Overview:
The prediction has a mean pLDDT of 88. A computed fold for a 346-nucleotide part of an RNA from an uncultured bacterium, annotated as small-subunit ribosomal RNA, central domain. RNAcentral holds the full RNA, with entries from ENA and SILVA.

Context: one part of a larger RNA
RNA sequence: UUGGGUUUAAAGGGUGCGCAGGUGGGAAAAUAAGUCAGUGGUGAAAUACUGCCGCUUAACGGUAGAAUUGCCAUUGAUACUGUUUUUCUUGAGUAUGGUUGAGGUAGGUGGAAUGUGUUGUGUAGCGGUGAAAUGCAUAGAUAUGACACAGAACGCCGAUUGCGAAGGCAGCUUACUAAGCCAUUACUGACGCUGAGGCACGAAAGCGUGGGGAUCGAACAGGAUUAGAUACCCUGGUAGUCCACGCCGUAAACGAUGCUCACUCGCUGUUUGCGAUACACAGCAAGCGGCCAAGCGAAAGCGAUAAGUAUCCCGCCUGGGGAGUACGGCCGCAAGACUAAAACUC
Numbered sequence: 001u002u003g004g005g006u007u008u009a010a011a012g013g014g015u016g017c018g019c020a021g022g023u024g025g026g027a028a029a030a031u032a033a034g035u036c037a038g039u040g041g042u043g044a045a046a047u048a049c050u051g052c053c054g055c056u057u058a059a060c061g062g063u064a065g066a067a068u069u070g071c072c073a074u075u076g077a078u079a080c081u082g083u084u085u086u087u088c089u090u091g092a093g094u095a096u097g098g099u100u101g102a103g104g105u106a107g108g109u110g111g112a113a114u115g116u117g118u119u120g121u122g123u124a125g126c127g128g129u130g131a132a133a134u135g136c137a138u139a140g141a142u143a144u145g146a147c148a149c150a151g152a153a154c155g156c157c158g159a160u161u162g163c164g165a166a167g168g169c170a171g172c173u174u175a176c177u178a179a180g181c182c183a184u185u186a187c188u189g190a191c192g193c194u195g196a197g198g199c200a201c202g203a204a205a206g207c208g209u210g211g212g213g214a215u216c217g218a219a220c221a222g223g224a225u226u227a228g229a230u231a232c233c234c235u236g237g238u239a240g241u242c243c244a245c246g247c248c249g250u251a252a253a254c255g256a257u258g259c260u261c262a263c264u265c266g267c268u269g270u271u272u273g274c275g276a277u278a279c280a281c282a283g284c285a286a287g288c289g290g291c292c293a294a295g296c297g298a299a300a301g302c303g304a305u306a307a308g309u310a311u312c313c314c315g316c317c318u319g320g321g322g323a324g325u326a327c328g329g330c331c332g333c334a335a336g337a338c339u340a341a342a343a344c345u346c
Base pairs, nucleotide, nucleotide: 004317005316006315007300008299012314014201015200016199017198021194022193023192025088026087027086028085029084030083031082033081034080035077036076037075038074039073040072041071042070049065050064051063052062053061054060091191092188093187094186095184096183097182098181099180100179103177104176105175106174107173108172109171110154114150115149116148117147118146119145120144121143125136126135162169163168206247207246208245209244210243211242216240220236221235222234223233258313262309263308266291267290268289269288270287271286272285273284274283295302296301319346320345321344328339329338331336
C1' cells in the first nucleotide's frame, strides 16, 4: 500500500425456531462515553533521523533540533455513533372481511387391479425367453364365470399446475389444525434483521418391541448365458416393503446458488385474489415459468426468483494423495454419526 473467494475449479450449514452477540427507520431535546480540537504534565539516557561542528577524511565523537505516532489531566466542539426522554408511521406486527391449495394430524369409506380360497364350464397344455430350461398342470392347471377373503397403491382429472421451512404432500369424505395472499387502512408504535452455542423437524435404507404380510423383492436356491458368470435374462423366494410406538440423523438432503432489505431496459405464458359484475377485458397485488438489454462472468451462462449494483449478520474454503481416515471426546441398542489431525509422498 492493497483488502481474496464460495452455481460448475476447494468452499453455502439438510431445514427452521431462537438465547447471547453483531447490526438496525424518520423528527426533536438533553448528555458528552466513543469521535475531533487546544493547552499542561509525562513519554530517562544511549541508539536511529536532520542541521552544524571536531579529529587531514571515514569510522567515531560533540552539540542543537525533530521524533518518541502513547498515557494522564484539563478546557472546548457536537456532525456522526452511543445513552436518556418525547414523538412519528413508511419497517414489523395485530384486527376485520374475503379467498386459495396433493399443507399437517386423526377417523370413516370407494372402485379397478393383484394374489389366494370355494365352486361352475372346459381340456391339454400353461408360463417364460434372443432361444430355452428350471417351474406349474390329468390329484384337472392355464383360460373363462360366480361368491368370499386379504393387503397395498390410488387410473382418468393431471398440467411447463398447486401447497409446504426443508424433508415432502395426490381416490372420496368428516373432524381438528397451520400457513400464504387480497381488500379495508382501524389499532400498536421500531416491537426489526441475522444468529455462534442450543432446541425442533428431517427421504430412503437400517435398528428395537408388537402386529400385518397381497404385490414387489436384497440375501438365498434352481434354470440359462459364458472360457468362467459368485452378474446381466428366467422360475421361485427370506428380510424388507405396510401399521403403531421408540431409535437412527444421513443423501447428487441440488437451484450443486445461506438469510434480510433496497435499486436496475423490455417482451411473453400461467396460478390466486381484487377488479361495480352474470361472463369477459384494461389495471393492481402476490406467486410459478420462458426469452432477452445493460451489467456481471474464465467461459458455460446468470439476467427484477441475479451469478447485476449496494447493506447487515452467519456458515464454509486455502494444492493432490494419506483422509472425512487414526487417536481422543461426544451421541447411538447396533450399524454408525459428529468433531478431526499427523508422519510420509507427488